[in-house]
RNA sequence: CGCGGGGUGGAGCAGUUGGUAGCUCGCCAGGCUCAUAACCUGCAGGUCAUCGGUUCGCGUCCGGUCCCCGCAA
Numbered sequence: 001c002g003c004g005g006g007g008u009g010g011a012g013c014a015g016u017u018g019g020u021a022g023c024u025c026g027c028c029a030g031g032c033u034c035a036u037a038a039c040c041u042g043c044a045g046g047u048c049a050u051c052g053g054u055u056c057g058c059g060u061c062c063g064g065u066c067c068c069c070g071c072a073a
Stems, first nucleotide, its partner, number of pairs: 002071006010025004019056001028042004049065005
């Protein structure tokens, strides 16, 4: 240099055909308990890597850039 996959709350991942981004764990608060764990309820936390384009409207489609993993050389 070439090819392929990926980047989404603190962590691990979904997000189908473009229509207001969700699950599990974790943090915090409350309940239960003599107490802790477990269990139950609730809240907060995301400019979807980044910059543009297309569109009435992109996490999703198109292009550039950055980063990670793999293959080949």
The RNA shown here (transfer RNA) has 73 nucleotides and comes from Candidatus Symbiothrix dinenymphae. Lineage of the source: Bacteria > Pseudomonadati > Bacteroidota > Bacteroidia > Candidatus Symbiothrix. Rfam family: tRNA. Rfam classes the family as a transfer RNA.